[in-house]
The part of an RNA shown here (large-subunit ribosomal RNA, domain IV) has 322 nucleotides and comes from Aplanochytrium sp. PBS07. The RNAcentral record of the full RNA draws on ENA. Model confidence (mean pLDDT): 83 of 100.
Context: one part of a larger RNA
RNA sequence: CUGUCUUGAAGGAACUCGGCAAAAAAAACCUCGUAACUUCGGAAUAAGAGGGGGUUUAUUAACGAUAAACCUACAAAUAACACGGGAUAGCGACUGUUUAAUAAAAACACAGGUCUUUGCUAAUUCGCAAGAAGACGUAUAAAGGCUGACAACUGCCCGGUGCUGGAAGAUUAACUCAAGAAAAGUGUAAGCUUUCAAGGGAAGUCCCAGUAAACGGCGGCGGUAACUCUGACCGUCCUAAGGUAGCGAAAUUCCUUGUCCACUAAUUAUGGUCCUGCAUGAAUGUUGUAACGACUGUCCCACUGUCUCCAAGACAGACCCG
Numbered sequence: 001c002u003g004u005c006u007u008g009a010a011g012g013a014a015c016u017c018g019g020c021a022a023a024a025a026a027a028a029c030c031u032c033g034u035a036a037c038u039u040c041g042g043a044a045u046a047a048g049a050g051g052g053g054g055u056u057u058a059u060u061a062a063c064g065a066u067a068a069a070c071c072u073a074c075a076a077a078u079a080a081c082a083c084g085g086g087a088u089a090g091c092g093a094c095u096g097u098u099u100a101a102u103a104a105a106a107a108c109a110c111a112g113g114u115c116u117u118u119g120c121u122a123a124u125u126c127g128c129a130a131g132a133a134g135a136c137g138u139a140u141a142a143a144g145g146c147u148g149a150c151a152a153c154u155g156c157c158c159g160g161u162g163c164u165g166g167a168a169g170a171u172u173a174a175c176u177c178a179a180g181a182a183a184a185g186u187g188u189a190a191g192c193u194u195u196c197a198a199g200g201g202a203a204g205u206c207c208c209a210g211u212a213a214a215c216g217g218c219g220g221c222g223g224u225a226a227c228u229c230u231g232a233c234c235g236u237c238c239u240a241a242g243g244u245a246g247c248g249a250a251a252u253u254c255c256u257u258g259u260c261c262a263c264u265a266a267u268u269a270u271g272g273u274c275c276u277g278c279a280u281g282a283a284u285g286u287u288g289u290a291a292c293g294a295c296u297g298u299c300c301c302a303c304u305g306u307c308u309c310c311a312a313g314a315c316a317g318a319c320c321c322g
Base pairs, nucleotide, nucleotide: 001317002316003315004314005313006312007311008310010308011307014306019303029051030050031049032048037042039149053071054070055069056068057067058066059065084301085300086299087298088297089296090295091293092292096108097107112147113146114145115144116143117142118141124133125132126131150288151287152286153285155218156217157216160215161214162211163210164209165208166207169206170205171204175200176199180196182195183194184193185192186191219237220236221235222234223233246280247277258274260272261271262270
């Protein structure tokens, strides 16, 4: 010096991206006590406070418990095993699942919701087939897609793409026409060979409708009110329709460390508000939400060698001599 440990004055997160790591604190039992919020179940062992050994006596059928007196008082739940707590915001409802060997999560799943397909020789799937799964089931069933408890809700657009339905017209393949309207080759010829127009001709496409919890989309300019500002209002262009309710500097905000407030001595953090949303927005779900989380951000109490600032010690190495 390295590793693993032990102890530490005063301070107590000043360390650091971050209390990471470590240690400390807390812990069982009994008695009391326990907030917001809440889906009334919870939250909750919330938080917080106190107790404790032994003997004798009394109360009792007895145990327990209680009371009194006395004894002990180092300890007395403890060899080990045995919650640190609180506040707030985001995400995901929850228990669960996952990258065997760098990711456990906000990702997947989930109950619930909704759409589509399927009438049974079902749809769907595997197989060349036979056949099999679906299912010895039958629409309260089965398959597929999206969303993801619950609560309040889920706006407008069918022009494009898709899907479903329609069938008048347009277009169109093989084929037909062709046992011929015709043409060519060959041949003396009969014949043989080859080519072929118009016309006819399905689905599809064009076309006409429907459909967004299908894929998706959801404007601009100019003017305007008794100071100013703003613009309920008006005009105009474009569109399939111009973003409704909500939420909003957000896991989304570039400018940006936006403005104001709170927290701090000091805060690009965090919480609350505003709305000027570069580029929010409603099952690609929107906004809330008790409970839950080895999730993520912020703060407080307690606690500590993380630090101020390092020191001493133990063991094992390194190192030196042999």